[in-house]
RNA sequence: GUCGGGGUAGCUCAGCGGUUAGAGCGAGCGUCUCAUACGCGUUAGGUCGUGAGUUCGAAUCUCACCCCCGACA
Numbered sequence: 001g002u003c004g005g006g007g008u009a010g011c012u013c014a015g016c017g018g019u020u021a022g023a024g025c026g027a028g029c030g031u032c033u034c035a036u037a038c039g040c041g042u043u044a045g046g047u048c049g050u051g052a053g054u055u056c057g058a059a060u061c062u063c064a065c066c067c068c069c070g071a072c073a
Base pairs, nucleotide, nucleotide: 001072002071003070004069005068006067007066010025011024012023013022018056027043028042029041030040031039049065050064051063052062053061
């Protein structure tokens, strides 16, 4: 340099055009216990990498750019 995959909650990821963007783990609180852990309940936490475009409607499609991984040279 060319091609491919990826970037979504603190972490690992799901969601591939349509209501409210979700799960597990983690965190706070409550419950349980003499106490801690486990278990159970509950709450918070998101400019969906950045910008533009298409569309009535975009995390999702298109384009450019940034970053990570891989293959080839």